[in-house]
RNA sequence: GCGAGGGUGGCGGAACUGGUAGACGCACUGGACUUAGAAUCCAGCGCUUCGGCGUGGGGGUUCAACUCCCCCCCCUCGCA
Numbered sequence: 001g002c003g004a005g006g007g008u009g010g011c012g013g014a015a016c017u018g019g020u021a022g023a024c025g026c027a028c029u030g031g032a033c034u035u036a037g038a039a040u041c042c043a044g045c046g047c048u049u050c051g052g053c054g055u056g057g058g059g060g061u062u063c064a065a066c067u068c069c070c071c072c073c074c075c076u077c078g079c080a
Base pairs, nucleotide, nucleotide: 001079002078003077004076005075006074007073010026011025012024019063028044029043030042031041032040046053047052056072057071058070059069060068
């Protein structure tokens, strides 16, 4: 340099015929239980000026974009 795959909460990881973003797991917080802890069970768990905003960054298409198109950044693999 060329080609392919990927970037989503604190972490892993879903959602791809475009239609509520964050299922599920882990971690964390509170509670129950316990003499106390572990385990287990229940609930909660992005940011916010409360209007909204949030899928690597910026544009575009669309009534509507993680998803389609363009440019850029980063990671992995293959080729040279």